[in-house]
Context: one part of a larger RNA
C1' cells in the first nucleotide's frame, strides 16, 4: 500500500450518474390498519405493545392472572421483512442472449382474420411413404393482436387476395395457302429456260388455356387519412363562408409523451435553490385506434422522481484484527 472483517466524536446523502456499497428492519403473540379495488385483494399495509427469573391462584395440561426480583439490555448468542408516496412500461406466474444485456424483449389466457370436408389444408421426401391424426370445422395449419373495462372512426385510387367471365392480348400444339432446293422429261446449236411424281428446307390464314388488360368485392389484408384565403360591436380567436386538390382528408381518446426539433416551451406543485419528477395547457417539427387507442386493481431482482428510518457514501479521516505485498534476516 492492497484485500477481507470490526469500531468510531459531531453531522446524517452534504457522496455519487444513481443511497452503489454499508447500516437499518427482522422471531412469536396481542392491538390496530389508509387511498384504491376486478370486492379476491391492497395487508405482515402503516403504527403501537408484550417476551427473563421466583412465588401464589385457576386449570388434567397447554396456558392465563396477580405479586415480587435482577440487569444497560429478557426473540439477552446465531438465524431472522426496511417502509411509505407518485409516475412510465408490461396485465399476471413463466421464458431469453450457456460465457458482458433478464428487460419495456418472447410467451401467455383472451380477441380477430384466413386456409382446410378428409386420400383435408399445411410440412417433409426423388418416390413409396410419414407427420397432421389413429384427429374430423367446439378440429388442424398460417398471420396479427395480447388479461380485464370502454372502444376500435373514414378511404378499395395503388399493391395484394377472392370472385367473374363478354371483349382485347397470348405459348407449345394443330393446320397447311404459298415459296425455295433437287430432277425424269421437254424446248434450244449452245449458254440456258421450263419442269410432273417423290424427297427435303420453309411457311401465311385459321384454331389454341391459364395469365395480363378488364369488371366487382375485400383494410383486426399491405397500407393511406390535405392546402390557401376571408369573417364576430376593444383586441385576439374563428362556430361561419369561399376556393383548389384527393381514394379518403385523422373521428373518439390521448398529447413537450419510451414520440416535442425549436426546448431547461408556458403555468402550477415539490426544494432555500429542480435541464430530472408530478399536474395542467395544446403551437402534435413528426400521437391515434388489434403495426391496436385510452384507462386500470394486483404483480415486477423492471425504469423514473420524492419521503421517513438508517448509516464512514461523504465533511475527513482515525484505530484494531487477519491475509498478501514490501524491507531486513
Nucleotide at each position: 500500500u492492497c484485500a477481507u472483517g470490526g469500531c468510531u466524536a459531531a453531522g446524517g446523502a452534504a457522496c455519487u450518474a444513481g443511497g452503489c456499497a454499508a447500516a437499518a428492519u427482522a422471531g412469536a403473540c396481542c392491538u390496530g390498519u389508509a387511498a384504491c379495488u376486478u370486492c379476491g385483494g391492497g395487508a405482515g399495509a402503516a403504527a403501537g405493545g408484550u417476551c427473563g427469573c421466583c412465588a401464589g391462584c385457576a386449570g388434567u395440561a397447554a396456558u392465563g392472572c396477580u405479586g415480587g426480583c435482577c440487569g444497560c439490555a429478557g426473540u439477552g448468542a446465531a438465524a431472522a421483512g426496511a417502509u411509505c408516496c407518485a409516475g412510465g412500461c408490461g396485465a399476471c406466474u413463466g421464458u431469453u442472449u450457456a460465457u458482458c444485456a433478464a428487460a419495456a424483449a418472447c410467451a401467455c389466457a383472451g380477441g380477430g382474420c384466413u386456409a382446410u370436408g378428409c386420400u383435408a389444408a399445411a410440412u417433409u421426401g426423388a418416390a413409396a411413404g410419414a407427420u397432421g391424426a389413429c384427429g374430423u370445422a367446439u378440429a388442424u395449419g398460417g398471420c396479427c393482436u395480447g388479461a380485464c373495462a370502454c372502444c376500435u372512426g373514414c378511404c378499395c385510387g395503388g399493391u395484394g387476395c377472392u370472385g367473374g367471365a363478354a371483349g382485347g392480348u397470348u405459348a407449345a400444339g394443330u393446320g397447311g395457302a404459298g415459296g425455295g432446293u433437287u430432277u425424269a422429261g421437254a424446248a434450244g446449236c449452245a449458254a440456258u429456260u421450263c419442269g410432273a411424281a417423290g424427297a427435303u428446307c420453309u411457311a401465311a390464314a385459321a384454331u389454341g388455356a391459364a395469365g395480363c388488360c378488364c369488371c366487382a368485392g375485400u383494410a383486426a389484408a399491405c397500407g393511406g387519412c390535405g392546402g390557401c384565403c376571408g369573417u364576430a360591436a376593444c383586441u385576439a380567436u374563428a362556430a361561419c363562408g369561399g376556393u383548389c386538390c384527393u381514394a379518403a382528408g385523422g373521428u373518439a381518446g390521448c398529447g413537450a409523451a419510451a414520440u416535442u426539433c425549436c426546448u431547461u416551451g408556458u403555468c402550477g406543485g415539490g426544494u432555500a435553490a429542480g435541464u430530472u419528477c408530478c399536474g395542467a395547457c395544446c403551437u402534435g417539427c413528426a400521437c391515434g385506434a388489434a403495426u391496436g387507442g385510452u384507462g386500470c386493481a394486483a404483480c415486477g431482482a423492471u425504469c423514473u422522481g420524492g419521503a421517513u428510518a438508517c448509516u464512514g457514501u461523504c465533511u475527513c479521516a482515525g484505530c484494531c484484527a487477519u491475509g498478501a505485498g514490501c524491507u531486513c534476516g
Predicted 3D model of a 329-nucleotide part of an RNA (large-subunit ribosomal RNA, domain IV) from uncultured Tenacibaculum sp. The sequence was found in a public genome assembly. Its Rfam family is "Bacterial large subunit ribosomal RNA". Rfam links the family to the GO terms structural constituent of ribosome and ribosome. Lineage of the source: Bacteria > Flavobacteriia > Flavobacteriales > Flavobacteriaceae > Tenacibaculum.